[in-house]
RNA sequence: CGGCGUGGAUGAGGCAUGCAAGUCGAACGAAAUUUAAGGCAACUUAAAUUUAGUGGCGGAAGGGUUAGUAAUGCAUGGGUAAUGUACCUUAAACCUGGGGAUAACACUUGGAAACGAGUGCUAAUACCGAAUGUGAUUUAAAGAUGGCAUCAUUUUUAAAUCAAAGCGGGGGACUCUGAAAAGAGCCUUGUGGUUUGAGAGCAGCCCAUGUGGUAUCAGCUAGUUGGUGAGGUAAGAGCUCACCAAGGCUAAGACGCCUAGGCGGACUGAGAGGUCGAUCGCCAACACUGGGACUGAGAACUGCCCAGACUCCUACGGGAGGCUGCAGUCGAGAAUUUUUCGCAAUGGGCACAAGCCUGACGAAGCGACGCCGUGUGUGUGAUGAAGGUCUUAGGAUCGUAAAGCACUUUUGCCUGGGAGCAAACUGGAGAGAAUAAUAUACCCUUCAAUUGAGAGUACCUGGAGAAUGAGCGCCGGCUAACUGCGUGCCAGCAGCUGCGGUAAUACGUGGGGCGCUAGCAUUAAUCGGAUUUACUGGGUGUAAGGGUGCGUAGGCUGUUUAGUAAGUUGGACGUUAAAUCUUGGGGCUCACCCCCAGGCUGCUUCCAAAACUGCUAGACUAGAGUUCAAGAGGGGGAAAUGGAAUUCCACAAGUAGCGGUGAAAUGCGUAGAUAUGUGGAGGAACACCGGUGGCGAAGGCGGUUUCCUAGAUUGAUACUGACGCUGAGGCACGAAAGCAAGGGGAGCAAACAGGAUUAGAUACCCUGGUAGUCCUUGCUGUAAACGAUGCACACUUGAUGUAGCUAGUCUCAACCCUAGCUGUGUCGAAGCUAACGCGAUAAGUGUGCCACCUGGGGAGUACGCCUGCAAGGGUGAAACUCAAAAGAAUUGACGGGGACCCGCACAAGCAGUGGAGCAUGUGGUUUAAUUCGAUGAUACGCGAAGAACCUUACCUGGGCUUGACAUGUAGUUGAAUAAAUCAGAGACGAUUUAGUCCGCAAGGACAACUACACAGGUGCUGCAUGGCUGUCGUCAGCUCGUGCCGUGAGGUGUUGGGUUAAGUCCCGCAACGAGCGCAACCCUUGUCGUUAGUUGCCAUCAGGUAGAGCCGGGCUCUUUAACGAGACUGCCUAAGUCGAUUAGGAGGAAGGUGAGGAUGACGUCAAGUCCGCAUGGCCCUUAUGUCCAGGGCUACACACGUGCUACAAUGGCUGGUACAGAAGGUUGCAAAGCCGCGAGGUGGAGCUAAUCCUUAAAACCAGUCCCAGUUCAGAUUGCAGUCUGCAACUCGACUGCAUGAAGUCGGAAUUGCUAGUAAUGGCGUGUCAGCAAUAGCGCCGUGAAUACGUUCCCGGGUCUUGUACACACCGCCCGUCACACCACGGGAGUUGCUCUUGCCCGAAGAGGCUGAACCAACCAGAAAUGGAGGGAGGUCUCAGAAGUGAGGGUGACAACUAGGGUGAAGUCGUAACAAGGUAACCGUA
Repeated sequence: CGGCGUGGAUGAGGCAUGCAAGUCGAACGAAAUUUAAGGCAACUUAAAUUUAGUGGCGGAAGGGUUAGUAAUGCAUGGGUAAUGUACCUUAAACCUGGGGAUAACACUUGGAAACGAGUGCUAAUACCGAAUGUGAUUUAAAGAUGGCAUCAUUUUUAAAUCAAAGCGGGGGACUCUGAAAAGAGCCUUGUGGUUUGAGAGCAGCCCAUGUGGUAUCAGCUAGUUGGUGAGGUAAGAGCUCACCAAGGCUAAGACGCCUAGGCGGACUGAGAGGUCGAUCGCCAACACUGGGACUGAGAACUGCCCAGACUCCUACGGGAGGCUGCAGUCGAGAAUUUUUCGCAAUGGGCACAAGCCUGACGAAGCGACGCCGUGUGUGUGAUGAAGGUCUUAGGAUCGUAAAGCACUUUUGCCUGGGAGCAAACUGGAGAGAAUAAUAUACCCUUCAAUUGAGAGUACCUGGAGAAUGAGCGCCGGCUAACUGCGUGCCAGCAGCUGCGGUAAUACGUGGGGCGCUAGCAUUAAUCGGAUUUACUGGGUGUAAGGGUGCGUAGGCUGUUUAGUAAGUUGGACGUUAAAUCUUGGGGCUCACCCCCAGGCUGCUUCCAAAACUGCUAGACUAGAGUUCAAGAGGGGGAAAUGGAAUUCCACAAGUAGCGGUGAAAUGCGUAGAUAUGUGGAGGAACACCGGUGGCGAAGGCGGUUUCCUAGAUUGAUACUGACGCUGAGGCACGAAAGCAAGGGGAGCAAACAGGAUUAGAUACCCUGGUAGUCCUUGCUGUAAACGAUGCACACUUGAUGUAGCUAGUCUCAACCCUAGCUGUGUCGAAGCUAACGCGAUAAGUGUGCCACCUGGGGAGUACGCCUGCAAGGGUGAAACUCAAAAGAAUUGACGGGGACCCGCACAAGCAGUGGAGCAUGUGGUUUAAUUCGAUGAUACGCGAAGAACCUUACCUGGGCUUGACAUGUAGUUGAAUAAAUCAGAGACGAUUUAGUCCGCAAGGACAACUACACAGGUGCUGCAUGGCUGUCGUCAGCUCGUGCCGUGAGGUGUUGGGUUAAGUCCCGCAACGAGCGCAACCCUUGUCGUUAGUUGCCAUCAGGUAGAGCCGGGCUCUUUAACGAGACUGCCUAAGUCGAUUAGGAGGAAGGUGAGGAUGACGUCAAGUCCGCAUGGCCCUUAUGUCCAGGGCUACACACGUGCUACAAUGGCUGGUACAGAAGGUUGCAAAGCCGCGAGGUGGAGCUAAUCCUUAAAACCAGUCCCAGUUCAGAUUGCAGUCUGCAACUCGACUGCAUGAAGUCGGAAUUGCUAGUAAUGGCGUGUCAGCAAUAGCGCCGUGAAUACGUUCCCGGGUCUUGUACACACCGCCCGUCACACCACGGGAGUUGCUCUUGCCCGAAGAGGCUGAACCAACCAGAAAUGGAGGGAGGUCUCAGAAGUGAGGGUGACAACUAGGGUGAAGUCGUAACAAGGUAACCGUA
C1' cells in the first nucleotide's frame, strides 16, 4: 500500500431528524388535469395521466435484540389412527338468477387540535337470500381390507345440510336491442371465483433420550392425580367445568434458590476433554412495562383497546408517542463506524404487464480490529574513510554498512487505454398446442433495441526517478542477545526467582546485539503445559480409612444345561439442513478468500450371530450354612466370698520428736505424735503367677466360687443347595473427662489454701484439700478411639519363636520329633515404596464394595440446620493472605543426650597477678595537633630492633609549582663544580669570586631555565586484590582415583576389635590403592672414636718466675670443628588374637618420639595489614604534592592490660673470697697509669679478634641490724654535677648530697609452670649520637615441690543419638499487650428487591343472563305492522394494575463489638524444637 473479513460485548437506558410496507384503475363509483372528436362556444363523448375513498392481496415475511426462560425452550430420533393450511402445483366439477345498503361526494354542524356528528345521493370481485350439488359433512344399515387399543381405509343404499364474481383480449356466421353508430347474446381465450381430492412447503400438538450449579433447599402438590359426563379447540388433554375417588412427584434429587436463550459450531487440546455461543445459519423468546381480545389461512416491532411510568403538544377542555429496523444523538463505559449511494444485481410484496415499493440487499466511507499478500531497493564497493563506542593504547567494532560506481522500477505519482458484474422484462419473426379460426393469449426458438450504484474501478501500455515508504520490544537465569558511563537499598526495575548499600551484563543512558516486522509491546480472558479432579489417566502407614459392628436400598456374585435376545457384535436402510471441518479438484498473478464433488464417531428401523453379561427354566457342590464330638480362653452379665496393704477408731506400752526436701519451711506432736502391739470399722484395688501370652467387632477385659449367656478353633459324618461379599442412609455399641438424680467416700486428687524456689512463679517441689474417681439409673458420643494401615476373597520362595486343637512315628505311658489347621510375634526373597520401610497378619499380584483426599494459613472457624439438660457434638464455607507449608532421607552444627579418649583442662603443688609506688601500652577526656593502624580468645612492653631536631605521616606559620624524585621531546643558556659576604626563624633570596669538559666541526656528556607529556600523594577502599601473618592447632585430621552401594543428596574406603603421642600400627571388612598432614630426613645438645693442632691445652721431658703454659717442646687430656659410631623394642621375662603393642629387666652416656628447635594439612574467622612492599578502581594536581621553623605524638579527673621494685631476717648493710656461658668491637672496643666521692675525665698499649677489650651475681666465709614503717622499701622533691648531641625548656640518661610517699603479702576473681622445668641470680646483644630497656631476643649459675586420679570447669578428637538449627544455640520460635492498615462475623435497627398469602378495589376484554334504546336485506302481509334474527345498554362471573395486612427468602448500610490477617529493628515473659532444662502430644473439665 492492496485484497478478504469484521465492528455497541456495558444501560432490554432515554431518544431530535430522515428513511425502513406497500401495491392494484385489467374489482368499483367519483374527482382533477391534458389531448382528441362532435365546425367554434356551451356541453357531450372518447382516450391518456394522477389518486383521496370502497374493495382485494400484502402489512404474521424480511430486519433487530437476548430481557425473560433450567423447560410451555433447544438438539437428536420418532408419533399425529388427535390436526390445520392463503398464495403455488395437480385432478374433477361448476360459476344460474335476484335483493338491500354504504364510503367517497354534497350540504349543515362540533372541536385549538386530534378527530368527529347529522341529513341526502351512488357503485362493486363489498354485503344478503334463493336455485343447482361433481362432491363434502352428519346419521342409519349392509359388507370388504388392514391395524398396537380407541379404530383407519374403502364399497353400496337411504335421508338431511352446504357453493360461487366477475374482469380483460379476440371473433366469422346467426339471434336480440337500437333510427344509426354501437352494444349484448353466441363462440373462443386468459385471468379470477365456488365445491372437493391429492401434492409440496409451512404450522400446531404429543412421546423418548440428552441438555447448568446448589442438599448450608428434603419433603412438594387441591385442578393437585385419576375417573365419569359436559363444554371448548383446527386438534389429543384438568385445556375448562360439575360430580366421584385420594391420589401424583421425590435421594437415579422432587420442591426451592442462584445462574443462563439453545443448537449447528468457535477456541484449545495428541486425544478424551475444558471453555465459549461474536460474525454466518436453524429454532425459541421479546418489541416502553403489564393485561386483553379483534381481523385473518396464519398474529401482531413501525395494527387496535385498557392500565402504568416517561416524553411532547395544548386555547387546560383534551390529545400525541414508542429506533431491541438503517443511519444518527445523549448517557453509562476501558471500548465498537457514515444522519453516504443505488434498486444495476440477488431476493421479497402488489400488479396481466409496464412498473411501483424495498436502510432486505448490492456498494462505497471510517477503524492496523483480524487474516493474507507486497514493498521501503539490487549488484559492486577496503584508504576497512570520517564519526561514534570500547580498549590491555597494539587495536577491535558499528562495517560492505556509508560514500563512490553500475543497474532495476513492484508500490505511490503523472499520462493514455480499459474489461467483467447484463441476463431478462419488452418489441418483431418463426414453430408447437388450444381453437371454427391466419384473431387472441400461452410455450419454444431466434432477431433487434434498452438497462451499471459501485466507477473510469479491476487490469494493461507509456513516463520520470532510488526517487514516496521502519518501527516496536528485549539483552542476570527461565530465554535468543554484553559492554562503557551515571546512580549508590537513593532514584528506580520486577511474570517467577530477585536486582540496587561506589567497580550493577537486572535501575537510567550511550554503543553494540537479539527477536518480530507494518507492526510491536502491555493489560484482561480461555484452553494447554497440569496425570494439579486422574473415563482415557491419580491416590489414602507419614495431605486422605469412617472409633467399631449389624444391616436396608444399591453395586458385585461359584459350576453346569437348555431357551431368549435387553445389553453386546456385524451388515443394510433412513436420517445426520446449509455453512464450518476434512479429502480431491477448480477460479482470483500467489495466498487469505470463493466455487464444485465426496466424507463426517450420533440417532432410528430391519436382518443376522449367540461367546460374554442379563432374563426364564432345570441340575450340581468346591463358597456359605446346619448337625455331632472335643479342648482353650482376664469374652459379657448377675450374685456370693477372700487375704495383703493404706487410712481411721479404741486400748496398751513408750518419749521428743515426727514428717518432708536439692536444702528448707508450712504441717503433726508434751492435750503424748512418729515408731511398736492387740482389737475393730470402712472403702477401693486385686502383688507374685504375668509372658510382643489369652479373649473380644472396637472401646476394652486380670483375686476366688456359683448361675445365666455369646463367639471363635480343631476333628468327623450327613444334610440344605449360592442361601454369598460389601454396604449410602439407618440402628446399636463406644476409654477418660463431663452432666442429672440417689447412694458411697479408704486412698489418690482438678479447683482452692499455705510453705518453698524465683527477678517474678497464678508452675514444676512440699504440707493439706473439695468436686471427681466407686455403685445404680439416665444422658453425652468424643480421643494420637493408632497398626496413624476399611471389609471380604484368591494367588505368590523361605527361616525361626510362641498359644490352641488334631494326626502320625516312638513309647508301658508322657515328652521329644514329623505333618496339618487356626491365632500371635521376629527376620527376611521376589515385588512394591519418594525414601523410611512393608514383605502370606503385605504397604506384593488381582477382584468386588464402601469411606475419604486435592498447596499453607484463615478454620474444623462463621452463618444456617440437626442433636444435647448443659458443656458441647455433627454437617461445614468465604473474603483476605503467603510462595511456600509438608514428608522422608543426607551432610554438618548444636544439646543443661550417651560412650570412649586427650591437653598444666581440672585436681595435687610451686610462684604470681588483682591491693601500693613507678615504668609502659590502651580506653576515655583534653587539645591548634595530641598522626595512623591493632580492639573477645587471636588488640592493649602490639606495628615501634629505641618520637629532643630528623624520624613524622599530625598542628600553626612562612615558601615553591614540570615540582624534593624518574623518563622523554623541543628550544635557549651555560662546563660541571667550589667558595665567600649580606637580609631572614629557616627554607630561600641577593651579590661576588674561583673554575672553563670531550670534539676540527656537526654533535655529545652534565647543569640551569622555558614549554609539553608527566611526576608526586603515609589520600580512600584489607568488603576489589597479591604477598605476608595471627588463630583453631603441632589438634590428627583433610581428600582423591577406580570399584561397589544409593533414584538422589551422598555413603563406602576413613566405620568396627585392639593399640599408639599420632588416620601410629595390627586384625577384620566391598573395597583396593594413592595424596596432603603424623613420623622420619634437618639444626642444637648429651657419649665415644677418627682427622687436624693455632690464637686453644699442658700429662710426660727440660728451662724458668715472687707468681704465671712464661719459654723450649708436645698434641695425652680439655677444647675447637669436620667426619663417623651409637638406640633399633635389637636382647631377656611376662601379658597379648602370641599380631600390633604393652609392663618389667639387662647392658648402655642415653630406652622406648633421649631433650630442645625448625617444620603448621584441607580449611575457618569477608580475622589483620593499601602506613613495609606491590597493585585495580576512585580522589587531589599553585595542592590531599613539596621545602622550612616552631609545636605535637611525652597532655591528665579517671578506667583497664602487661611489667619492674617492694613490703623484709631464707633478709638489709659492711668486709673478704670463688666459679660461667654466649655475644659484640676500626666513624669501633679500649687496657695499664693518673685525676675525681662518683657519673666521668685524661691517657692511649693492644685488637680487623679462640691472640686485645668487657669486675659475673646469687652462692660461700665473717661482722652488724633484732621485727620497727625499721640500717625494710625506695617514690617524690631540692641543690650540685657528668655525658651525648647544632640544640636536653616543653622532652634525655647517668652521678653525688639531701629528702624518705604509698606499701606490713593484697576482696571478688584470675595467670604461668611437670625437670635442669618453676622459682631465683646475674651477664650479653640488636636498635642506637644519646636514651626513657623495668621491654624484646639470647646466655649461663643456683635449683625445687607435686600429679591419687578424670567426677567436675575449659578446649579438642572419634563413634552414636535427637533436632522444627544450616547466618548453623549469640540458632529457631510462641502468646498477650501497644500502634497502623485490610477483609470478614455478630449487632439495637434503617432501607431496597423478590416470592407467597389474606382483604379491598375491580379498567379494557371474554362468557352467561337480560334487553319495553334501536335495526335495510329473510318470512308473513296490499299496507300498517308482526315474526325470525341482531343489538347499544344494564347486570353477574372470571379478571389487571394500584392500595393495604401478614409471612418467607435475599441484598445494602449501621453506633458498638468479637476473633482473623498483614506490617526491618516497640513491651512482657520464654511455651515448643536437644532429655529444650517439668518428655512432648491427643480428648475432656
The RNA shown here (small-subunit ribosomal RNA) has 1485 nucleotides and comes from Candidatus Piscichlamydia salmonis. The coordinates come from a structure-prediction model, not an experiment, and the mean pLDDT is 83. It matches the Rfam family "Bacterial small subunit ribosomal RNA". Its family is annotated with ribosome and structural constituent of ribosome in the Gene Ontology.